[in-house]
């Protein structure tokens, strides 16, 4: 420089375009324990960024940006 995948919480992970973005690790409070662990209840935290298409976008499109593989 070219082409191809990829980008969801602090981690890792689902969500046929459609009504609360859900789960599991973590984090706080709270129950239990003489305490600690375990476990149990409850609460917090997420779609990289900008436009576009659409009634409606995490979903589809394009440019950024970031990471990965190839190629040169």
């Nucleotide at each position: 420089g070219g082409g191809c995948c990829u980008g969801u919480a602090g981690u890792c992970u689902a969500a046929c375009g459609g009504u609360u973005a859900g789960g599991a690790c973590u984090c706080a409070a709270c129950c239990c324990u003489u305490a600690c662990a375990a476990g149990g209840u409850u609460g917090g935290a997420a779609u990289g960024c900008c436009a576009g298409u659409u009634c409606a976008a995490u979903u589809c499109u394009g440019g950024c940006c970031g990471g990965g593989c190839c190629c040169a």
Source information:
Predicted 3D model of a 72-nucleotide RNA (transfer RNA) from a Candidatus Aenigmatarchaeia archaeon. Its mean pLDDT, the model's own confidence on a scale to 100, is 82. Rfam family: tRNA. It is annotated as a transfer RNA. Its family is annotated with triplet codon-amino acid adaptor activity in the Gene Ontology. Lineage of the source: Archaea > Nanobdellati > Candidatus Aenigmatarchaeota > Candidatus Aenigmatarchaeia. RNAcentral holds the sequence, with entries from ENA.